[in-house]
């Protein structure tokens, strides 16, 4: 320390997920032992049952018991009394608050025990519990009557003390303290033990009073801190202050009377919501975030509310009254209780332990002690809850063992791992021994000090005795056995670790990303392998990472983010200089900053977690200094800032006034038939006389040229001219004042259109609305009308794409170049020109920035300062609340839920109903066709027991098939076969191979009978070939062309696609291949951050057209003979044949163009600009076609989907379709005559001549393996005839009939031939195809397939055209540019409504809980206050009655809890319907947006519409 995940791909931006570390944790598998830790996080629900606080007989009197004869000891202890119970234990409900924390202060306070010092304890007195006695109650508890103690209680004396007034000292910063003195008032006490001692006594010790100080602990008070919510903005009547009395330990509205009217609060009062705080604890590099279990400190609470009482302390967990629930009891009259002690239990939950030992240690409580009580506390048990340790063996051991598993069948792994050998006993086991923890107190024994008369008694010291829950534990020793001890998760990527079987978008997984539709390293087992190990995963929650709240450390031009704009409050920040002061700042001290915990160092447990010992400490106070900086305080400057003064320019404002074009409407002339409007039209307007034209005239709105990249204003905005009042700015000099200044949360003010009131005004435009048209629909674009409104007055709205999507101020950073406004200089008469200042406005560009686009002295660069926003997309700028607003709405502003993105720039593509430029028979031009008719062929489709299966836009349909009557055939129907119709091996058995015959059967088959006896060795045998049997296998035209090879087709014979190396860019890519030119071409040329290369083009090949040479036979004949005839003699000239060669290269010329490539022309030449034709097909796209050409994975089939054989089908046939042929006819049928190829085939073959038939053919068989002989007479044409425009002498379909020929075999199902028949059809609708010259048409030969079949197809010659003006339009393609929301790339991508499901949420007449308050109303215990009677031991009085005095019970008043009553605020829970929102593979209707998205889109606002949306105003470029 980083990854993953938005794209085709890239940079940013963003968020969302992962690795880590924690945990009082649960849940799942799974589990040997020890040592320290922790263990109801949820119901502050409710609790059964034991225990947690009681000691004291040295503080009383009495009862029992024991012992004693008895006095009286000794014990026990219900009650009086003391001290304790307020400590220690549990919890976190409540509290936002001096509750906690830290630092002070208390001169405004208190204190029991316990210490130190002083000083004292004198002297009286009445009484009550226990106890008895009688009674009341079921019980709890209790009444009378009477006895009787104290350290109980009450009264005096003193002392000291406190108040209170007079005075004095000294202190302190005030308030104030302290001490002295005088004088008034008021306040103390107990004693019990020991020793002594005849007693009086007296000593010790121990309790007690009283005052002074200490320890310790506490009360108040104060500065400072630490949560949300502004959708809580005002609260507060004892409420702030005074004065005065009460209260308090003690200040103080605490309380109470009168007074005054104040207090808090945007630096967040108040009010709601949550919350014990803190030391600390996790995690972080820090800085911060979260958290407050265990230990520790404060604090609250003790069933739920309220009181007090007692006490030094309480308003008290195991104490009391009083209400209120709840739960026992009861004789119904009444009582009892409160586990948030420690064990338990029930419930509640995902979840949390034993109703254990003991007071040995440590502490607490009582006592002189002994000792007693101590669920505080020491310990044990439970539980992998967590932290640390050990161990479940160690060495050797290859045949690399068996078995798993994969496999290319060779092996590879599992694997030194296991067996086997040899060894060790840690822990477990089992005997055996055996710790520390223990110190005290007391006792007894010696010493010894100090006091005292002495003795008890005190202190100290030694030494003995006594005490251990845990526990026979730790720990040691000694036996014996590898023997009793390993799982868990995970293996696409992140993120270490892979195979194979099953599954087949099922069934599963999934933390993001995203696997699973028949080859799944993702889903299940398996084998392997990863990583951890008595644990391992899951899940929850918290920090990280997340610089994704950014103080350390982020941003706002376009990704989320600059309020529309000034102006100013509050605050924040501020020039230059002197002095000063110390507030911040900055150094030293001092205090405090608990202990534990961290950190550093060292120690104790065998290590280690634990422990222990000693360091450290930024914080806050206080103290002394410093004075540079900020800050106050004072004085002073002039450069920000402001005035004044002298110029300027302007659509800056408001108000009145006034002017011409123009449109419209009026009135009259002229004038006639149309006018208008559109893509086209129609709606409308006109003969009632309009449009046009001319004259007057009315009326409203807005000002044409000037005009501009111009001016003004703070934005919004502001334009005819002129007046009047008025803002701003700018420029010059430097006279004034002197920092007076930026910025500005709230608040005020202005603010386009639209829209809203009230009144006017309406010319033209125009939402609404109506009519025409488009149109599948058109609630739209288009037209023709038209009301609001648009205008003016005043009053409200307050929002725009209100935009530079850029807040303001001020300072610095290179330049160039326009423009406005106002100087200065140089020069000139002047003006220009030219240098230069300030203020503005544009443009380009460097440095710097920036994700890029881009900015760029007008900065988005470098820096300060104040302001505002903004923190994923969506619900949503929305709901609810609250404020403005007449409405309409506008501002503020959520959340549930849901997604893994959503976004910016930029780059390649692709696409467009964008551009540019170019090219193709692409369109035009032109000639002939298709589509109509018949047939012929394929196809869809329908039929069929089959109609076998492929191809099906372009780029399938005369296609695979280049030739189905059987075969072919793959297809039906039937029959039969099962190691097979064909291959290879083994093993057995038998035979050569092989051939005939017969008979059954449709046929395959079957049965049967017969010939036949292989090579090679001497042989033994061995090799071939057959039949059979048996195991491996054979077969498959059975799937998948989306598992593939290989072959095709298509864009396309289109000019393109690429690469090295550099250069540019962060990248993704660019460039080079782009520009200028030219070309059929990325074809050359020229320029250039490129330079070169490679596939493509070109050319190299073949063929055609001119010739040379060289051969001349079967070809050919000019001269010379011959013949019917190149027949034959000759000849090598020609013509042809086939080998080799030349020729053509923009090479000459001219002209253009840049002197270049080339291009037009010309010459010459058979050919001219690629001479014609062919073969040749770049990177790649169409998951394009083929498993039926072949080949092949993986699946399927095995007496069948294999293989044979008969028949059958593939030739079906109502209608559709595509490609052909033949035609409709006179440029022609039809008859006769007669001319001229070319290129092929050919022996299972072409087959002549002659004869036979009308003929198809048939005999015949000469020749020819072919430049020889045959197929083989070309036709179109030419010549002459007929036919005379008709369904014809057109046209030939269709039918009869007769035949020929091929083949086993022509019936479904072949050609052909005579002979009769003579259908449709008269040139084809919308549409559509081919072709640019030897080419279209037109003609007719051939050959392949083949036994036979050609209209198909693939070749060849013969006649032989017309036309191209040109690229505008339709179609393809290239290339360049541009948009873009596409990238499965336009057959893309997307919006809404409607309908259907689920999910959450607002409204909702209401229903219903609960909080906190309020006003009444009732008031309980209880403090406090009064108070006739009444009732009272102590104290006064009084001889006694009695009274007094102080009490108390009762009653009375004030407060007052909880009830009641009532209206309302807050917060939930639920509600018929209602709203809109969100999800959800294939629902409806339209296509608004992305491209000029087919009407450019957005924006505010109005208005209409099923829906997206259209329109109208202004606005914006995005």
């Nucleotide at each position: 320390a980083g990854a993953g995940u938005u794209u085709g791909a890239u940079c940013c931006u963003g968020g969302c997920u992962c690795a880590g570390g924690a945990u009082a944790a649960a849940c799942g598998c799974u589990g040997g032992c020890g040592g320290c830790a922790u263990g109801c996080c949820u119901a502050a629900u409710a609790c059964a049952u034991g225990c947690a606080a009681g000691u004291c007989g040295a503080a009383c009197g009495g009862a029992c018991a024991u012992a004693g004869c008895a006095a009286u000891a000794u014990g026990u202890u219900a009650g009086u009394g003391g001290c304790g119970a307020a400590c220690g234990g549990g919890u976190g409900a409540g509290u936002a608050a001096c509750a906690c924390g830290u630092a002070a202060g208390u001169a405004a306070c208190c204190a029991a025990c316990c210490u130190u010092c002083a000083a004292g304890a004198c002297g009286a007195g009445g009484a009550u519990a226990a106890c008895c006695a009688c009674u009341g109650g079921a019980a709890a508890c209790g009444g009378u009557a009477g006895c009787u103690a104290a350290a109980a209680c009450u009264g005096g004396a003193u002392a000291g003390g406190a108040u209170a007034u007079u005075u004095u000292a000294u202190c302190a910063c005030a308030a104030g303290a302290u001490g002295g003195a005088a004088u008034a008032u008021u306040u103390a006490a107990a004693g019990g033990u020991g020793c002594u001692g005849a007693a009086a006594g007296g000593c010790a010790c121990u309790a007690c009073u009283u005052g002074a100080a200490g320890c310790u602990g506490g009360g108040c008070u104060u500065g400072c801190g630490g949560c949300g919510c502004a959708u809580u903005a005002g609260a507060u009547a004892g409420u702030u202050g005074g004065u005065g009395a009460g209260g308090u330990a003690a200040c103080g509205g605490c309380c109470c009377a009168c007074c005054a009217a104040g207090u808090c609060a945007a630096c967040g009062a108040u009010g709601c919501g949550u919350a014990g705080c803190a030391g600390c604890g996790c995690u972080g590099a820090g800085a911060g975030g979260c958290g407050g279990a265990a230990c520790u400190g404060c604090c609250a609470c003790a069933c739920u509310g309220g009181g007090a009482c007692u006490g030094a302390g309480a308003c008290a967990c195991g104490g009391c009254c009083c209400a209120g629930a709840c739960u026992c009891c009861u004789a119904c009259g009444g009582g009892a209780g409160g586990c948030a002690g420690c064990a338990g239990u029930a419930g509640g939950g995902a979840a949390u332990u034993u109703u254990c030992g003991g007071c040995a240690a440590u502490g607490g409580g009582g006592g002189g002690a002994a000792c007693c009580c101590u669920g505080a506390c020491c310990g044990a048990g439970c539980a992998a809850u967590g932290c640390c340790g050990c161990g479940u063996g160690a060495a050797u051991g290859a045949a690399g063992a068996a078995g798993g598993u994969c496999u290319u069948c060779g092996g590879a792994u599992u694997g030194u791992a296991a067996a086997g050998u040899u060894c060790u006993g840690u822990u477990a086991u089992u005997g055996g021994g055996a710790a520390a923890g223990a110190a005290c107190a007391u006792c007894a024994u010696a010493u010894u000090c100090a006091g005292g008369a002495a003795a008890u008694g005190g202190g100290a010291u030694a030494u003995g005795a006594c005490u251990g829950a845990c526990g026979g534990u730790a720990c040691c020793c000694a036996a014996u056995u590898a023997g009793a001890a390993a799982g868990c998760c995970c293996c696409g990527g992140c993120c270490a670790a892979c195979u194979a079987c099953g599954u087949g978008c099922c069934a599963g997984c999934a933390g993001c990303c995203g696997c699973g539709g028949u080859a799944a390293u993702a889903c299940g087992u398996a084998g392997g392998g990863g990583g951890c190990g008595a644990g391992c995963g899951u899940u929850a929650u918290c920090c990280g990472g997340a610089u994704u709240u950014a103080u350390u450390g982020g941003g706002c031009g376009u990704a989320a983010a600059g309020c529309g704009u000034g102006u100013g409050u509050a605050g924040g920040c501020g020039g230059u200089u002197u002095a000063u002061u110390a507030a911040g700042u900055c150094a030293g001290g001092c205090g405090u900053a608990a202990a534990a915990g961290a950190u550093c160092a060292c120690a104790g447990c065998u290590c280690a977690a634990c422990u222990g010992u000693g360091u450290a400490g930024g914080g806050c106070g206080u103290u002394u200094g410093a004075a540079a900086c900020u800050g106050g305080u004072a004085g002073a400057c002039u450069u920000g800032a402001a005035u004044a003064c002298g110029g300027u320019a302007g659509a800056g404002g408001u108000a009145g006034g006034u002017g011409g074009a123009a449109u419209u409407c009026c009135a009259u002339g002229u004038g006639u038939a149309g006018c208008g409007g559109u893509g086209g039209a129609a709606u409308g307007c006109g003969u009632a006389g309009a449009u046009a034209u001319a004259u007057g005239g009315a009326g409203g709105a807005a000002c044409a040229c000037c005009a501009a990249u111009g001016g003004c204003g703070a934005a919004g905005g502001c334009a005819g001219c002129u007046u009047a009042c008025u803002g701003g700015g700018c420029c010059g000099g430097a006279a004034u004042u002197g920092a007076c200044g930026c910025u500005g949360a709230g608040g005020c003010a202005c603010g386009a259109a639209a829209g809203c009131g009230u009144g006017g005004g309406g010319a033209g435009c125009a939402a609404a609305c109506a009519g025409g048209a488009u149109u599948a629909g058109a609630u739209a674009c288009c037209c023709u009308g038209g009301u609001a409104g648009u205008c003016c007055a005043c009053g409200c709205c307050g929002u725009a794409a209100a935009c530079g999507a850029u807040g303001g101020g001020u300072a610095c950073u290179a330049g160039g170049u326009g423009u406005u406004g106002c100087g200065g200089g140089u020069a000139u008469u002047g003006a220009c020109c030219c240098c230069u200042g300030c203020a503005g406005u544009g443009c380009c560009g460097c440095a710097g920035c920036u994700a890029a686009c881009g900015c760029a002295u007008u900065a988005a660069g470098u820096a300060c300062c104040c302001c505002g926003c903004c923190u994923g997309g969506g619900a949503a700028g929305u709901a609810c609340g609250g404020u403005c607003g007449c409405a309409a709405g506008a501002c503020u502003a959520a959340a549930a839920c849901u997604c893994a993105a959503a976004g910016g720039a930029a780059u390649u593509g692709a696409c467009g109903g964008g551009g540019g430029c170019c090219c193709g028979c692409a369109c035009a031009a032109g000639c002939g066709g298709u589509g109509g008719a018949g047939c012929a062929u394929g196809u869809g489709g329908u039929u069929u027991a089959a109609u076998u299966c492929g191809a099906u836009g372009g780029u399938a349909c005369g296609c695979g098939a280049g030739g189905a009557a059987c075969c072919u055939u793959a297809c039906c129907u039937g029959g039969g076969c099962u190691u097979g119709a064909c291959a290879u091996a083994u093993a057995g058995a038998g035979g050569a191979a092989u051939g005939u015959g017969a008979c059954a059967g449709a046929g395959a088959u079957g049965u049967c009978a017969c010939a036949g006896c292989c090579g090679g060795g001497c042989a033994a045998c061995c090799g071939g070939c057959c039949u059979u049997u048996a195991u491996a296998c054979a077969g498959g035209u059975g799937c998948u062309g989306c598992a593939u090879g290989g072959c095709u087709g298509u864009c396309g014979u289109c000019a393109g696609c690429u690469c090295g190396u550099g250069c540019c860019g962060u990248g993704a890519g660019g460039u080079g291949u782009u520009g200028g030119g030219u070309u059929a071409a990325g074809u050359c040329c020229c320029g250039c951050a490129a330079c070169g290369a490679g596939c493509g083009c070109a050319a190299c090949c073949c063929u055609c057209a001119u010739u040379g040479u060289u051969a001349g036979u079967u070809a050919c004949u000019a001269c010379c003979a011959u013949u019917c005839a190149g027949u034959u003699g000759a000849g090598g000239a020609c013509u042809c044949u086939a080998a080799u060669g030349a020729g053509a290269c923009u090479g000459c010329c001219a002209a253009c163009g840049a002197c270049a490539a080339g291009u037009u022309g010309g010459a010459g030449g058979a050919a001219g600009g690629u001479g014609g034709g062919g073969a040749u097909g770049a990177c790649g796209u169409c998951a394009a076609a083929u498993c039926a050409u072949c080949a092949u994975g993986c699946c399927c089939u095995u007496u069948a989907u294999g293989a044979c054989c008969u028949g059958g089908g593939c030739u079906a046939c109502a209608a559709a379709c595509g490609u052909a042929c033949u035609a409709c006819a006179a440029u022609g049928g039809c008859c006769a005559a007669u001319a001229c190829a070319a290129a092929g085939a050919g022996a299972u073959g072409c087959g002549a001549a002659g004869c036979g038939g009308u003929g198809a053919c048939g005999u015949g068989g000469a020749g020819c393996g072919a430049a020889c002989c045959u197929c083989a007479g070309a036709a179109a044409g030419u010549u002459g005839g007929u036919c005379u425009c008709a369904g014809u002498u057109c046209a030939g379909a269709u039918u009869g009939a007769a035949g020929u020929c091929u083949g086993c075999a022509a019936c479904u199902c072949g050609a052909c031939u005579u002979c009769a028949u003579g259908a449709a059809g008269g040139c084809g609708g919308a549409a559509u195809c081919g072709c640019u010259a030897g080419u279209a048409a037109u003609c007719g030969c051939g050959a392949g397939u083949c036994a036979g079949c050609a209209g198909a197809u693939c070749g060849c010659g013969g006649u032989g055209a017309a036309u191209a003006c040109g690229u505008u339009c339709c179609c393809g393609g290239g290339u360049u540019u541009u948009g873009u929301a596409c990238a499965c790339a336009c057959c893309g991508c997307c919006c809404g409504u409607c309908a259907a499901a689920c999910c959450a949420u607002g409204a909702g007449a209401g229903u219903u809980a609960g909080u906190a308050a309020c006003a009444c109303c009732c008031g309980a215990a209880g403090c406090c206050g009064g108070u006739g009677g009444c009732c009272u031991a102590a104290c006064c009085u009084g001889a006694a009655a009695g009274g007094g005095g102080g009490g108390g019970a009762g009653c009375c008043g004030u407060c007052u809890a909880a009830g009641g009553u009532g209206g309302g605020a807050c917060c939930g829970a639920u509600g018929a319907u209602u709203g809109g929102g969100g999800u959800u593979a294939a629902g409806u209707c339209g296509u608004a947006a992305c491209a000029a998205g087919g009407u450019a889109u957005c924006c505010c606002u109005a208005c209409g519409g099923g829906a997206a949306c259209g329109u109208g105003g202004g606005g914006a470029u995005g």
Small-subunit ribosomal RNA from an uncultured Caryophanales bacterium, 1518 nucleotides, folded computationally. RNAcentral holds the sequence, with entries from SILVA. It matches the Rfam family "Bacterial small subunit ribosomal RNA".